Molecule: Bacterial RNase P class A
Organism: Vicinamibacterales bacterium
RNA sequence: GCAGCGGGCCAGACGAUCGCCGUUCGACUCGGCCCUCCGGGCCUCGCUCACGGCAGGCCAGAAACGAGGGCGAGGCUCGAAGAGCCGAGUCGAAGGGAGGAAAGUCCGAACUCCACAGGGCAGUGCGCCGGGUAACGCCCGGUCAGGGUGACCUGAAGGAAAGUGGCACAGAAAACAUACAGCUGACGUCCGCGGCAACGCGGGCAAGCAAUGGUGAAAAGGUGCGGUAAGAGCGCACCGCGUCUCCGGUAACGGAGAUGGCAGGCUCAACCCCGCACGGAGCAAGACCAAAUAGGGAGGCGUUCCAGGACGGCCCGUCCGAAGCCUCCGGGUCGGUCGCUUGACCCCGCCAGCAAUGCCGGGGCUAGAGGAAUGAUCGUCACCGUGGGCCGGCGCGAGCCGGCACGCGGGACAGAAUUCGGCUUACCGGCCCGUCUGCGACU
Numbered sequence: 001g002c003a004g005c006g007g008g009c010c011a012g013a014c015g016a017u018c019g020c021c022g023u024u025c026g027a028c029u030c031g032g033c034c035c036u037c038c039g040g041g042c043c044u045c046g047c048u049c050a051c052g053g054c055a056g057g058c059c060a061g062a063a064a065c066g067a068g069g070g071c072g073a074g075g076c077u078c079g080a081a082g083a084g085c086c087g088a089g090u091c092g093a094a095g096g097g098a099g100g101a102a103a104g105u106c107c108g109a110a111c112u113c114c115a116c117a118g119g120g121c122a123g124u125g126c127g128c129c130g131g132g133u134a135a136c137g138c139c140c141g142g143u144c145a146g147g148g149u150g151a152c153c154u155g156a157a158g159g160a161a162a163g164u165g166g167c168a169c170a171g172a173a174a175a176c177a178u179a180c181a182g183c184u185g186a187c188g189u190c191c192g193c194g195g196c197a198a199c200g201c202g203g204g205c206a207a208g209c210a211a212u213g214g215u216g217a218a219a220a221g222g223u224g225c226g227g228u229a230a231g232a233g234c235g236c237a238c239c240g241c242g243u244c245u246c247c248g249g250u251a252a253c254g255g256a257g258a259u260g261g262c263a264g265g266c267u268c269a270a271c272c273c274c275g276c277a278c279g280g281a282g283c284a285a286g287a288c289c290a291a292a293u294a295g296g297g298a299g300g301c302g303u304u305c306c307a308g309g310a311c312g313g314c315c316c317g318u319c320c321g322a323a324g325c326c327u328c329c330g331g332g333u334c335g336g337u338c339g340c341u342u343g344a345c346c347c348c349g350c351c352a353g354c355a356a357u358g359c360c361g362g363g364g365c366u367a368g369a370g371g372a373a374u375g376a377u378c379g380u381c382a383c384c385g386u387g388g389g390c391c392g393g394c395g396c397g398a399g400c401c402g403g404c405a406c407g408c409g410g411g412a413c414a415g416a417a418u419u420c421g422g423c424u425u426a427c428c429g430g431c432c433c434g435u436c437u438g439c440g441a442c443u
Base pairs, nucleotide, nucleotide: 001439002438003437004436005434006433007432008431009430010429012381013380014379015378016377017376018375020097021096023094024093025092026091027090028089029088030087031086032085033084035082036081038079039078040077041076042075043074044073045072046071047070048069049068052059053058054057099413103424104423106422107421108420109419110418111282112281113280114279118316119315120314121313123278124277125276126275127274128142129141130140131139132138143157144155145154146153147152158273159272163271164270165267166266167265180213181212182209183208184207188205189204190203191202192201193200194199221239222238223237224236225235226234240262241260242259243258244257245256246255247254248253286338287337288336289335296329297328298327299326300325301324308320309319310318345364346363347362348361349360351358352357383410384409385408386407387406389404390403391402392401393400394399
């Protein structure tokens, strides 16, 4: 310098104008509640004017059972003013307002309801070892296997000596195996020839073989040497496999030694076996308020025990059920408020740990709509693509690299809706880190 590998970050920026949604503060208007003060009306209670005289009727007096007046207290109600609180509307100010995937709805939870969720069968998921986490099918580290020159990447990674299946086509044969082409013809036997005989040569049969060839993804472990009639773990060496022992490691596993000629192979992402885990439904969960209709109709069971119900299927258990319970049909409301954003939250730092992550300390509040808000226009800059121009460098050249100004064009994947931890999928372009790998050159 080139080509890779691993990890992290961003996802255009600034300004102006107009327009949205929330929060906080302030002002104004309207309404309600409550309090204070003023005024009016009504009621109750207390005090006071008077519990008098003559005589059953009269007198004085506003008024003699009573009622009425004045003062005070309390309660109810109406009106006006003011303060406070709450709600609604309008205006102003400050500050805030979509993502790395908000997607998929695939896992796991928090939360809510079903009852208070107990046992089991079936079912589903995971599947090497150790750790992390609220938990997970996720993440980290390691072992082994496969791919790659390598850094690294990938793994649906328990069991094939529990049982049952499958291995198309080709091939002789695809699992209690098998002999197509072929090799041998020792030993045994037949025939022919030569030979006195022993025996030799040739051709068969019986018998031996799975080494060679072919087929295939795979064919009675692999390579080599010896041996044999020809061969074969038949024997030996190394490798593989089984068993045992020792060493290292928490473990998966790795290494070493001894021993055995050695149970044909592959497939469990085939059924299955083994180990571990698992109630259900979901914010359209659920809670409250208001309103309306038809307190309707039919059926079943039952009124001691029970029937029936308790929302993944079944069984057991438990609970509700005490005069009702369950099922079906039909009708009404399909309105409003809450749930609704302070979280297993985010950022920084020390410490522990290989790491995932965790403890501690400090700082921060970062959407909450409700048919669903954050948009539109303009300008400048940045980024990307492209066109020719100028300048510089390399090159014999074709051409390549970089810089400057100008013109034209462009903006990926894509919008929260209860909230988190993950995984998966989609994606224009840019930046940074690495004590990482390979190649080349120079010193």